Overview:
This is a predicted structure of a 154-nucleotide RNA (c-di-AMP riboswitch aptamer (ydaO/yuaA leader)) from Streptomyces tardus. The RNAcentral record of the sequence draws on Rfam. The prediction has a mean pLDDT of 78. Rfam family: c-di-AMP riboswitch aptamer (ydaO/yuaA leader). Rfam 15.1 lists 7,607 matches to the family in 2,262 species.

[in-house]
RNA sequence: CGGACUGCUCCGCCGAGUCCGGCCCAGCCGGAGCCGGGGACCCACCUGAGCACCACCGGGGUGAAUCGGGCGCAGGCGCGAGCCGAGCCCGUAGGGCAGCCUUCCGACGCCCGAACCCGACAGCUAACCCGGUAGGCGGUCCACGGAAGGAGUU
Numbered sequence: 001c002g003g004a005c006u007g008c009u010c011c012g013c014c015g016a017g018u019c020c021g022g023c024c025c026a027g028c029c030g031g032a033g034c035c036g037g038g039g040a041c042c043c044a045c046c047u048g049a050g051c052a053c054c055a056c057c058g059g060g061g062u063g064a065a066u067c068g069g070g071c072g073c074a075g076g077c078g079c080g081a082g083c084c085g086a087g088c089c090c091g092u093a094g095g096g097c098a099g100c101c102u103u104c105c106g107a108c109g110c111c112c113g114a115a116c117c118c119g120a121c122a123g124c125u126a127a128c129c130c131g132g133u134a135g136g137c138g139g140u141c142c143a144c145g146g147a148a149g150g151a152g153u154u
Stems, first nucleotide, its partner, number of pairs: 010139005018032006033133006043123001058121001059118004067091005075084003094112004100150007
C1' cells in the first nucleotide's frame, strides 16, 4: 500500500415488523402505532325434494411472487406412439431500487418474480373476537430529471 474476514457506531434497502413503560431485568409482562385473520343486516354466490352412480386429485390464508413455453433424472403408466415427473432454462401478470418526506410524470438501467401456513373449513361484513410486531441485505467511491404539497431552517 492492497485484499479478505469479524465487531461496534452511523447512513440506507426489502418487509407490518417501530416506539414507550414495568418487573423478581441477559428474559418476562403491558401499552401505543402499524399489520393480518375470524365475524351480521344489505349485496353477492347458491337455489324444489328424493333416489342412484361417479369423484374427493378438496377448499382457504399471508405475500409482488402469478401464468406460459422448452429440456427432462430416478421412478411410474401405456401394446405402442407417448404421458406424468424432481430439477434446469427462457419469458410473463405483478413488485422493488438513498441527496429532507410523500405522491405524480418522464428517461435509463439493475434486481425479485420465493417461501410458508390452516386442516374439511371461512364471500363481503358494523359491533365484537383472535393473532403478529420477524428475518434478510447494502454502503462511506458514489447517487437521473421535472412538478405539486408538506416538513425543517433562516